[in-house]
């Protein structure tokens, strides 16, 4: 040079001017200064948590959802490292929901003669009859055909043909034996084969789980309506006690709200004052210093994990993070043998409590390790 595999990074740049948010500083309260200001996915909200509010004596049981080869790391995971076993690839390397099918039910389309206590369509053989084209009766399952899958595979032996009927290797199954913490490996012996497949199909096992979420939640809290205690005026008609005050009856009214109807209970008015208390707008915390970032040593094969130094990295609230101008631009577009000329002007995307995952989008570039071919020394 080509071509492939695994990882990690960066994803316009520098400056002027305007403009926004947090902090901090000055301030004559007009305003200046300073200093910080989006990602690696802030995205999707799909697992695990922290944190708050509810519930909730404890246990044990069952429903329901997840998870599922070992062993570690983790705050915790379905998420990572390291192994095992299959599976794909010359290899680096990749890829798997990878417990349990003698607990127990289901189900295996289509095609095939037959799909689970198997089966005989072609075919092979043997005997019998023959019009020699077959045709019955018996035997096989080795060959052929379906099918995603046919009741071990290959080869030799046997046989009329065949067949674990036998023998040898493979494959399986038992108990053993060594290695390994384990999952599972390797050996040797015994069994002629002893029960297809599917559990992302109902179930069995083990584990492992209260809701609900920052719009959670706490505190302060107005105007106006409305409550509700108190104090002030006031208090419908008619009759009937009463000298008055006031008390009582009746009639009328409104509320219990689909409407009627009859019972029964209650209530009665004020743009009046003070006062109390829920609730909104508003305002505050929760609000970024935290399983945190950055180096250097140790420990582990890693994932991680520790020791010491350093460092502060948005914190808005309907919600800033923009806008413009100069210089300069990859990769691309046309042209050009090429040198270079010309246009063109940066991908997905945009914090909302805060963390570790995974999954998804991403123009383009770098940069490390390994495989594998060809060339040259």
């Nucleotide at each position: 040079g080509c071509g492939g595999a695994g990882g990690g990074c960066c994803g316009g740049a520098u400056g002027g001017c305007c403009g926004c948010g947090g902090c901090g500083g000055u301030u004559u309260c007009g305003a200046u200064c300073g200093u910080c200001g989006a990602g690696g996915a802030a995205a999707g909200u799909c697992c695990g948590g922290a944190c708050u509010c509810c519930a909730u004596g404890a246990g044990g049981c069952g429903a329901c959802g997840g998870u599922g080869c070992c062993g570690g790391g983790u705050a915790a995971c379905g998420c990572c490292c390291g192994g095992c076993g299959g599976g794909g690839g010359a290899a680096a390397c990749c890829c798997c929901a990878g417990g349990g099918a003698c607990a127990g039910c289901g189900c295996c389309a289509c095609a095939g003669a037959g799909a689970a206590c198997a089966g005989a369509c072609c075919g092979c053989c043997g005997c019998u009859g023959u019009u020699c084209g077959c045709a019955g009766c018996g035997g096989c399952a080795a060959g052929g055909g379906u099918g995603a899958a046919a009741c071990g595979g290959u080869g030799g032996g046997g046989u009329a043909a065949g067949a674990g009927c036998c023998c040898a290797c493979c494959g399986g199954g038992g108990g053993g034996c060594u290695g390994g913490c384990a999952a599972c490996a390797g050996c040797a012996c015994c069994c002629g084969c002893a029960u297809g497949g599917c559990a992302a199909g109902c179930c069995c096992c083990a584990c492992c789980g209260g809701g609900a979420g920052c719009a959670a939640u706490g505190c302060c809290g107005a105007a106006u309506a409305g409550g509700g205690a108190c104090c002030g005026c006031g208090c419908g008609c008619g009759g009937g006690u009463u000298g008055c005050g006031a008390c009582u009856c009746g009639c009328a009214g409104g509320g219990c709200c689909g409407c009627c109807u009859u019972g029964c209970c209650c209530c009665a008015g004020c743009a009046g004052g003070u006062c109390c208390g829920g609730g909104u707008a508003g305002g505050c915390a929760g609000c970024u210093u935290g399983a945190c970032c950055c180096g250097u040593c140790c420990g582990g094969c890693a994932a991680c994990g520790g020791c010491c130094g350093g460092g502060c990295c948005a914190g808005a609230g309907g919600a800033a993070u923009g806008g413009u101008c100069a210089u300069c631009g990859a990769u691309c577009c046309g042209g050009g043998a090429a040198a270079c000329c010309g246009g063109g002007g940066a991908a997905c995307a945009g914090a909302a409590u805060c963390c570790g995952g995974c999954u998804u989008a991403c123009a383009g570039g770098c940069c490390c390790u390994c495989c594998g071919c060809g060339c040259g020394c």